[in-house]
Context: one part of a larger RNA
RNA sequence: AUGGGUGUAUAGGGUACGUAGCCGGUCGAUAUAAAUUCGACUAGAAUUUAAUAGAAGUAAUAAGAAUACCUAGAGUAGAUCUGACAAGUGUUGAUACUAGGGGGAAUGCAAAUAGCGAAGGCAUAUUACUAGAUAAAAAUUGACGGUAAGGUACGAAAGUUAGGGCAUAAAAAGAGAUUAGAUACCUCAGUAUUCCUAACCGUAAACGAUGCAAACUAGAUCUUAGUUAAUGUUAGAAGCUAGGGUCGAAUUUAACGAUUUAAGUUUGCCACCUGUAGAGUAUAGUCGCAUGGCUGAAAUAC
Numbered sequence: 001a002u003g004g005g006u007g008u009a010u011a012g013g014g015u016a017c018g019u020a021g022c023c024g025g026u027c028g029a030u031a032u033a034a035a036u037u038c039g040a041c042u043a044g045a046a047u048u049u050a051a052u053a054g055a056a057g058u059a060a061u062a063a064g065a066a067u068a069c070c071u072a073g074a075g076u077a078g079a080u081c082u083g084a085c086a087a088g089u090g091u092u093g094a095u096a097c098u099a100g101g102g103g104g105a106a107u108g109c110a111a112a113u114a115g116c117g118a119a120g121g122c123a124u125a126u127u128a129c130u131a132g133a134u135a136a137a138a139a140u141u142g143a144c145g146g147u148a149a150g151g152u153a154c155g156a157a158a159g160u161u162a163g164g165g166c167a168u169a170a171a172a173a174g175a176g177a178u179u180a181g182a183u184a185c186c187u188c189a190g191u192a193u194u195c196c197u198a199a200c201c202g203u204a205a206a207c208g209a210u211g212c213a214a215a216c217u218a219g220a221u222c223u224u225a226g227u228u229a230a231u232g233u234u235a236g237a238a239g240c241u242a243g244g245g246u247c248g249a250a251u252u253u254a255a256c257g258a259u260u261u262a263a264g265u266u267u268g269c270c271a272c273c274u275g276u277a278g279a280g281u282a283u284a285g286u287c288g289c290a291u292g293g294c295u296g297a298a299a300u301a302c
Base pairs, nucleotide, nucleotide: 003274004273005272006271007256008255012270014154015153016152017151021147022146023145025041026040027039028038029037044144045141046140047139048138049137051134052133056130057129058128059127060126061125062124063107069101070100071099072098073097078089115122116121159200160199161198162197163196164195169193174188175187176186211269212268213267214266215265216264219247220246221245222244223243224242225241226240227239228238251258252257275302276301277300284295285294286293287292
């Protein structure tokens, strides 16, 4: 490579956009073995009008609880902590109570099996700007589409650089316990960090461990957003479309299970796997300030 595969056994890229490439709707003409080319169409795709829902994003402003701290009042001997102690704290007046102050971070209830986003992720309120989605009806364009190697952008937490900020929590280092020991679990105190700005890093069980798109294939039930042309009827529903769940038949699977949100039946394109260990190691290249990332063997053993 072929064949066969990729939810859990080796295997879906963290996610999107998009170049080349590959694949591509209906009819007619030319030509025909087939394409190309040309003309037309509207079922795919997209645009406009008028609506809807949302923790989607960015920025600014504002808010109320609570923790710690500071000041003042009043007040007296403990308070805190633990399985029990101790250390630390308190007569230089603590803890508990009242009033005031500045400061930082996070947003209780509502809250949901809910919602939004490509993924990472997103939750106090208001405003501004920006993006996407959905249903119904009209009109418009007329295949403009699908996928996507390389590429580009985004990408939790931790970490890095510089400058701020520092309430809480808290690696490390410290103290006290426990213990045979205790480099731990428990307690005290505590720096980096946690937060912001500008730039890096580019990884996660980045998970639905399930690539994207399209068509087809019993139902039942709950829920979110819309809608009322036909049926029905003035009001509960029911239907339809688009999401989010739970069951379940055919089918499928090694089984577990999956089942219109497929792991069923098909098609197109990409990625990846090929006995175990050695090993995500060595080497080389490349990216990075660094930690390291990406690419990635072999000898050998069984």
Predicted 3D model of a 302-nucleotide part of an RNA (small-subunit ribosomal RNA, central domain) from Prillingera fragicola.
The full RNA is in RNAcentral, with records from SILVA.
The prediction has a mean pLDDT of 85.
Taxonomically the source falls in Prillingera (Eukaryota, Opisthokonta, Trichosporonales, Trichosporonaceae).